Large-subunit ribosomal RNA, domain I from a metagenome, 552 nucleotides, folded computationally.
Context: one part of a larger RNA
RNA sequence: GGUAUUCGGUGGAUGCCUUGGUGCUAAAAGGCGAUGAAGGACGUGGUAUGUCUGCGUUAAGCUUCGGUUAGUUGACAAACAAACUAUGAUCCGGAGAUUUCCGAAUGGGGAAACCUAGUUAAAUCUUUAACUACUAUAUGCUGAAACAAUAUGCGUAUUAGAGCGAACCUAGGGAAGUGAAACAUCUCAGUACCUAGAGGAAAAGAAAUCAAAAGAGAUACCCUUAGUAGUGGCGAGCGAAGCGGGUAAAGGCCAAACCAAGUAAUUUUAUUUCUUGGGGUUGUAGGAUUUUCGUAUGUCUGUGUGGUAGUAGAUAGCCGAAUCAUUUUGGAAUACUUGACCAUAGAAAGUGAAAGUCUUGUAGGCGAAAUCGAAAACAUGCAUAGAAAAAUUCCUGAGUACCGCAGGACAUGUGAAAUCCGGUGGGAACCUGGGUGAACCAUCAUCCAAGCCUAAAUACUAAUUAGUGACCGAUAGUGAACCAGUACCGUGAGGGAAAGGUGAAAAGAACCUCGGUUAGAGGAGUGAAAUAGAACCUGAAACCGUAUACCU
Repeated sequence: GGUAUUCGGUGGAUGCCUUGGUGCUAAAAGGCGAUGAAGGACGUGGUAUGUCUGCGUUAAGCUUCGGUUAGUUGACAAACAAACUAUGAUCCGGAGAUUUCCGAAUGGGGAAACCUAGUUAAAUCUUUAACUACUAUAUGCUGAAACAAUAUGCGUAUUAGAGCGAACCUAGGGAAGUGAAACAUCUCAGUACCUAGAGGAAAAGAAAUCAAAAGAGAUACCCUUAGUAGUGGCGAGCGAAGCGGGUAAAGGCCAAACCAAGUAAUUUUAUUUCUUGGGGUUGUAGGAUUUUCGUAUGUCUGUGUGGUAGUAGAUAGCCGAAUCAUUUUGGAAUACUUGACCAUAGAAAGUGAAAGUCUUGUAGGCGAAAUCGAAAACAUGCAUAGAAAAAUUCCUGAGUACCGCAGGACAUGUGAAAUCCGGUGGGAACCUGGGUGAACCAUCAUCCAAGCCUAAAUACUAAUUAGUGACCGAUAGUGAACCAGUACCGUGAGGGAAAGGUGAAAAGAACCUCGGUUAGAGGAGUGAAAUAGAACCUGAAACCGUAUACCU
């Protein structure tokens, strides 16, 4: 020096565990904010008060109403002191009071948590309180060039707006990496992202729709049609629709013609415009106008109010069955042996090992002073009339439809390119009318644009409640099981960790010895165990040693 074995050190794998995560389901909710939010700063405790939590100069709290109960003064974090408490504390829930400063931040300013005013009122002798941003709307006063008017200026009122919030939604803008095995049309993709706005959903929506000789009858979503028809440097790729089957179902209102009333303007004689009310709302065309008939006892439909009902329900809670003994082992019985009991309860968790009958619970049943708060039945108010005939007089959404040019959206890349949208230049008909049916024309069919509203079925889940998993188990699962978006890094935007486990119970090692009044160790003691001793469950390997044997 090596090999083997033994016993250790180091190290923290593995096993077991779970306080934390993660996916999904159901319910309920879907907002908060000038009555000052979200989020913060600074304070606040009897102690030495650092941090978290709570709270706000009334500061781990105040008042009150309920619930519950014998202990209590939050946590890391033990202790002492001083207190509270059956005259009900602490704790849990409802309502209220207080709620510094910053922050939309709003009297002005500002390098957030700071600086600095004015007016009014009250008290008082230097204090207190309230108000004072901007915009919109309504309204009052004022008032130019320029007579009137307007602009302008100054007020007043408003629980108006603003800012924040996870995703979902609509609209306005809008990429690139990539794919095409390069790349330019194309793709990625109208995606990511930015901006604006809204709601509990949003958007869409009652045919100028589809279809095809037969018909359907608003929209949305799902299944299918179908990777089809198409489209495409016909490359890569992109990619429908009608029918059919389901979920859910709901339809309404204006403009106009015409009538009536009113007011102002124009212009000077009557018309037009405007306001209000009636009328009227469609394609088998409808309506107005004129005439005739009819209409309320009632029925149906819609809507409001009441009622259901301050009820159900939500926000604290309460009741809740049945095991004991014996044997054995053990530190400990929930284990084992034997014998019982309950069950609308044998879900689960805890308890010194594995418990239906020990504890909390579970099945089942009950409960609210206060705040919030449904639905059906039922009652009742209001609204709810049309039909026929004739005439062919009037009306039926115009800078609109459509066309040219250049674009965009449509599954469809300009193509034979219909349809839809806006830009630009032109520019109709108007019911004997007009649009569409994928160039275009005819025939035929079908619908009625240029106005508006509309529940449900659909999308999502930050937060709440209750569950659940052939989900993870500390290099996993959230980045974060632990005081984590922390420490730390960066000028900044931003990036971003590591770190769980004594024991059933601290019983956390009195006392003695060595040592520097160390560190550490040896006794003693606790404990089932201390090679469970706080660097603490288990304790692998690499690595470092002790002892013994053998080899060199």
RNAcentral holds the full RNA, with entries from SILVA.
It matches the Rfam family "Bacterial large subunit ribosomal RNA".